[in-house]
RNA sequence: ACAACGAAGAGUUUGAUCCUGGCUCAGGAUGAACGCUAGCGGCAGGCUUAAUACAUGCAAGUCGAGGGGCAGCAUGGCGAGUAGCAAUACUUGCUGAUGGCGACCGGCGCACGGGUGCGUAACGCGUAUGCAACCUACCUACUAUUGUGGAAUAACCCGGAGAAAUUCGGACUAAUACCGCAUACAAUAUUUGAAUGGCAUCAUUUGGAUAUAAAAGAUUUAUCGAUAGUAGAUGGGCAUGCGUCCCAUUAGCUAGUUGGCGGGGCAACGGCCCACCAAGGCGACGAUGGGUAGGGGAUCUGAGAGGAUAAUCCCCCACAUUGGUACUGAGACACGGACCAAACUCCUACGGGAGGCAGCAGUAGGGAAUAUUGGGCAAUGGUCGAGAGACUGACCCAGCCAUGCCGCGUGCAGGAAGACGGCCUUAUGGGUUGUAAACUGCUUUUGUACCGGGGUAACGGCGGGCUCGUGCAGCCUGAUUGAAAGUACGGUACGAAUAAGGAUCGGCUAACUCCGUGCCAGCAGCCGCGGUAAUACGGAGGAUCCGAGCGUUAUCCGGAUUUAUUGGGUUUAAAGGGUGCGCAGGCGGAUGGGUAAGUCAGUGGUGAAAUUUUCCGGCUUAACCGGGACAUUGCCAUUGAUACUGCUUGUCUAGAUUGUAGAUGGCGUAGGCGGAAUAUGUCAAGUAGCGGUGAAAUGCGUAGAUAUGACAUAGAACACCGAUCGGGAAGCCAGCUUACGAAGCUAUGAAUGACGCUCAUGCACGAAAGCGUGGGGAUCAAACAGGAUUAGAUACCCUGGUAGUCCACGCAGUAAACGAUGAACACUCGUUGCCGGCGAUAGAGUGUCGGUGGCCAAGCGAAAGUGAUAAGUGUUCCACCUGGGGAGUACGUUCGCAAGUAUGAAACUCAAAGGAAUUGACGGGGGCCCGCACAAGCGGAGGAGCAUGUGGUUUAAUUCGAUGAUACGCGAGGAACCUUACCUGGACUUGAACGCAGGGGGAAUAUGUAUGAAAGUACAUAGCUAGCAAUAGUCGCCUGCGAGGUGCUGCAUGGUUGUCGUCAGCUCGUGCCGUGAGGUGUUAGGUUAAGUCCUGCAACGAGCGCAACCCUUACCCUUAGUUACCAGCGUGAGAGACGGGGACUCUGAGGGAACUGCCCGCGCAAGCGUGGAGGAAGGUGGGGAUGACGUCAAAUCAGCACGGCCCUUACGUCCAGGGCGACACACGUGCUACAAUGGUCGGUACAGAGGGCAGCUACACUGCGAAGUGAUGCGAAUCUCGAAAGCCGGUCUCAGUUCGGAUCGGAGUCUGCAACUCGACUCCGUGAAGUUGGAUUCGCUAGUAAUCGCGCAUCAGCCAUGGCGCGGUGAAUACGUUCCCGGGCCUUGUACACACCGCCCGUCAAGCCAUGGGAGUUGGGGGUACCUGAAGUACGUGACCGCGAGGAGCGUCCUAGGGUAAAACCGAUGACUGGGGCUAAGUCGUAACAAGGUAGCCGUACCGGAAGGUGUGGCUGGAAUACCUCCUUU
Repeated sequence: ACAACGAAGAGUUUGAUCCUGGCUCAGGAUGAACGCUAGCGGCAGGCUUAAUACAUGCAAGUCGAGGGGCAGCAUGGCGAGUAGCAAUACUUGCUGAUGGCGACCGGCGCACGGGUGCGUAACGCGUAUGCAACCUACCUACUAUUGUGGAAUAACCCGGAGAAAUUCGGACUAAUACCGCAUACAAUAUUUGAAUGGCAUCAUUUGGAUAUAAAAGAUUUAUCGAUAGUAGAUGGGCAUGCGUCCCAUUAGCUAGUUGGCGGGGCAACGGCCCACCAAGGCGACGAUGGGUAGGGGAUCUGAGAGGAUAAUCCCCCACAUUGGUACUGAGACACGGACCAAACUCCUACGGGAGGCAGCAGUAGGGAAUAUUGGGCAAUGGUCGAGAGACUGACCCAGCCAUGCCGCGUGCAGGAAGACGGCCUUAUGGGUUGUAAACUGCUUUUGUACCGGGGUAACGGCGGGCUCGUGCAGCCUGAUUGAAAGUACGGUACGAAUAAGGAUCGGCUAACUCCGUGCCAGCAGCCGCGGUAAUACGGAGGAUCCGAGCGUUAUCCGGAUUUAUUGGGUUUAAAGGGUGCGCAGGCGGAUGGGUAAGUCAGUGGUGAAAUUUUCCGGCUUAACCGGGACAUUGCCAUUGAUACUGCUUGUCUAGAUUGUAGAUGGCGUAGGCGGAAUAUGUCAAGUAGCGGUGAAAUGCGUAGAUAUGACAUAGAACACCGAUCGGGAAGCCAGCUUACGAAGCUAUGAAUGACGCUCAUGCACGAAAGCGUGGGGAUCAAACAGGAUUAGAUACCCUGGUAGUCCACGCAGUAAACGAUGAACACUCGUUGCCGGCGAUAGAGUGUCGGUGGCCAAGCGAAAGUGAUAAGUGUUCCACCUGGGGAGUACGUUCGCAAGUAUGAAACUCAAAGGAAUUGACGGGGGCCCGCACAAGCGGAGGAGCAUGUGGUUUAAUUCGAUGAUACGCGAGGAACCUUACCUGGACUUGAACGCAGGGGGAAUAUGUAUGAAAGUACAUAGCUAGCAAUAGUCGCCUGCGAGGUGCUGCAUGGUUGUCGUCAGCUCGUGCCGUGAGGUGUUAGGUUAAGUCCUGCAACGAGCGCAACCCUUACCCUUAGUUACCAGCGUGAGAGACGGGGACUCUGAGGGAACUGCCCGCGCAAGCGUGGAGGAAGGUGGGGAUGACGUCAAAUCAGCACGGCCCUUACGUCCAGGGCGACACACGUGCUACAAUGGUCGGUACAGAGGGCAGCUACACUGCGAAGUGAUGCGAAUCUCGAAAGCCGGUCUCAGUUCGGAUCGGAGUCUGCAACUCGACUCCGUGAAGUUGGAUUCGCUAGUAAUCGCGCAUCAGCCAUGGCGCGGUGAAUACGUUCCCGGGCCUUGUACACACCGCCCGUCAAGCCAUGGGAGUUGGGGGUACCUGAAGUACGUGACCGCGAGGAGCGUCCUAGGGUAAAACCGAUGACUGGGGCUAAGUCGUAACAAGGUAGCCGUACCGGAAGGUGUGGCUGGAAUACCUCCUUU
């Protein structure tokens, strides 16, 4: 400098992620409507529906300067009358004489303006052209003329018909009305010359001849008209190119149809019409048919390209109740004209008439919805007129409406005790409303009152004047003209005075709390809120947004690149046709020439105005309006350029094709041949079974099967080779061989010379199943039958078995017809195999073409992956997709014998459906490993009786909680009362307990009675205090504030606990990988009890867990020895009893000791070994404490604490009694047993750890005993409680017993206020079940199991056989990890993520919704055929009328309308019927997702309540396993 001013996203599929994809939102707009609200002004807009029907008024008249006239009005004249002296006034008659003028004749206008959008998909509209094929009143310019006659007619008058509308007859009359004659070069027609030009017919100019046709006057003399013609202008007519909606489930349409010749008609061309001739014309570049619709300028939106719309304003078209028709006219087939038909309405005397608001108002109706029966011609414009002027619902104004756009206002400043009130709160307080209010000062837009008040007005005409080239001239001047309206605007006064709402506040999306409600009421645009702590419902306070508006609804564009030209895709998300050939079409190699259609550039015309953009200007500003400029991306014409494309003409060989030579294959078609196997038959031989399965059975077999051998027959398929192999377009193709046919490949470079690529429609091929006809039939095998399995089993398994499987011919035309990947061409790193050729090859192991595999780079991809065989980079053509379901369904059509195939919707419904990958979880997936998990053992439980807990039942109550593992001898480590929470009854209400504050007298209590079940209530006596007394008080009281609740919510919580699990895991930082969720680390190879350790490694480190540190136990040492101990010494009748001792045991304090440290073997190491040594102990020595991140909304509001809710003369508190102990039954945990390894009797031995003063108790006595009575020691290494099994003897002898002890009777002891419900113990008697326990199930791996006793807590006592501890005696077994259970790690599949107790399919049943079929019924529009046929044009006729011209009448053609008939199409409705969709808790099964328990799926066929099953062929979008092959790495 040029160009340019312009482009945002979010929510929602998931546990999370990326992608695909729909739905939804934020924006703008509107002729809007609705809800709430409302002060003013300016500018605009206002029936989108019923082109439905209309009462009433108005919307087109005007000209007397065309005419005859004179009804009404006014004036004049004449006459008469009345009043008056008269002037004069009034009344009346005559008079068109004058102004004027109703009606009439005539002229012009009425074809404009105004309305509406029915129809119309069309030359209707838009745009650009053409008319050599046309018209044009009024207007302008020019040329020429305006001579002379005639006959009528309306009005008026007379008469008639009719209710009316209206009309008929007679007579008179005028014109710028009508008709002759004359003239006419220019006009038209015919004919004939010349010149010029063009576009085919021809056009223009200029000559000659013939024929035909004009006129009107008025008047104030200024003029205005009239006729013929030319030209212009304006307005129209016609024709053409291009553009102009949806449906192909509308594919063929057409007889005036297409063209020609000749006519007719028209302003003009034309099948516009007619006669004849020809047989054409249109159509996949969408004819015809159907549906919808006025078109454009423009408007809205959008960055744009586009999309949508067609209100207001402008242009064009069409229409005027519906349909048809012409007349008049310059112009109409005429909105406020005519005729006819139809529907409707009105009048009627019933004979007949009248009407057309889609003009302005207005009414009814319809509707969600759209205004006044207003003023004025002052302005602008129109018609008529010479003009004045008249008319004008055009127009200008006003009225109504927040309908929109724009503007203004509802005050401004100060003001903290941060007031009152409200709301919230952690509540003596704080926060917020909030400088907000009050209060003080100021202002006055708006408002009210009053005053003033411009401009829209200037033309014109009239009066006067001036100028000149004297005109239809120009200029100046005076008075006159305003509906809106005394409006806009200005001024003065008053006074904050008159003026704020709506929606929203979970996220998107700006704005948060309280209360109420409790999946109710309700909200919701999407996601979604609401089931007792709702920022989501309703209210309140507060906040946010906009503001005279705010929201909602409807519609359009946008966002949506979600139809993708700009600017998308198709392996797996929706989407490549099953495959090929190929016409049209699209695209196309190299190199010259020509051309200039596309293309590009310049120029010209056009693209109306308004609008949009921009600049300037006018209203106080803005909206709005005016002026200028740009733009109008288009079309047409013309000139030029020629790179590319096209066309045309040459040339070429790289594409393509052919030839020659060679090899190749399971390529195709037809024929022949072969062996194995199978089945059947015959024979032989042989005997009792065979067959089949998880196990069986059906079946076959003594009438001789199976197994074996021989022979024969039949049909079908071709083992090994064989392969990630080869061939083919695909489907597919496999024994050997023959014939015929086809193909690609290699080599060669001989031939042609772009002959090519792709391909809608079309044609051909096309697995399996299936169909038809005829054969064939061995095997296998849908259907079917039987047997099993099962709850059932229409299945999986078994035995049979028919279609079919095979052949020939014909049909069908579909598959997961798949590489889920269309065809062709070109280009783009490497590496390693195989197949078919060529070439090279010891001077080697290099090359090249075609095909077929693996791995990988870049790139691409959402990722998985792909990667020269692309899913990379490009080009060309074809096919296909656009959320899920409904549905590949319905209807229609095509093909088919049928089955069915192809084409292929909608209503309705959902907010998803889906792809890939991630982390988990799960699997009747895999691998590795562990655990009393199994196995090996020992002992139990499950059977009995009893104890205890639970369920259930019962009850007034049987209080509550705990419920798979992880509830059930659990909370409870101790229910007779109490406990106690439950029930019944009786009582209390600041309360049973406690705290704080205040008050008060302080003197002092004790005993008793009544009642009562007690609690309690009422009272008495004595003493004391106060008081004169009566009397009052008398112990702990009164007042106030806090009460209390084992009521609810463990799903509001804290704390605590169980479980997975003492399992080995769970994580983090940094780095790296991945778009991301995530991964890596933590995986791998070893090892361990262990994520223990080692090695390796894109990881390096770290944390919580493991281990260790702690306690206890086992050994030793040191130290200290009392109440323990006693070796030696002493005393003693005996006893560690005593003196002593400090050795030992023991006690308790401190140390030591064990670490794979040493040896051997294996191993890289870590480590391992029934290894060894040493040692008290050996590989964690035994035991305990210790419990990661987390899971189970696990348990507990009744242990405690605590939020919220609830009760408050009761859901609180006290008391008595009862209950928690019930009892047909079911389960869990235990005890005791069933006996002889025992019972019983007698004798006898040895612990540890604990407890003890309201206690343990020696000892003595009494009692059979429980125990009692005395008495002593001990607050305890001192005293005391104290073992049993065992051992030694006796007895019992296998039995319901000398086993077993339940139950029951009696008598007692002890505790306790009290043992009835409901204690324990003792003695005597009684003597039940039970003889080792079904399915099933539990514990335990060593000082363990088993067995034996002892102690303790709680506790007055005890229901303890429980729990927690202690010691005594003291085993068996573990091959091993296949299986069951649980767990850990890795891996795999997944449609699960509330996570397999998951998800999910179909029938049936119920409700609702839309829809298909349906005997039919009914309606609509259109077409066809036939009949009839108004008005009307044209034609014919015309005996009637007319002197005549001509006309009436009649007829012909055509047509609106009407009728009839058959059929097609489109709706509505219909008994019944089909499927579909939706709907918290219906029924039956379990099909799918894991190997989903029979892998699934596709096509097809058959079958079955249903999912589905089976056959046949196909696919992997199947898991696992082993083997083979291949690849990669070492």
Molecule: small-subunit ribosomal RNA
Organism: Bacteroidales bacterium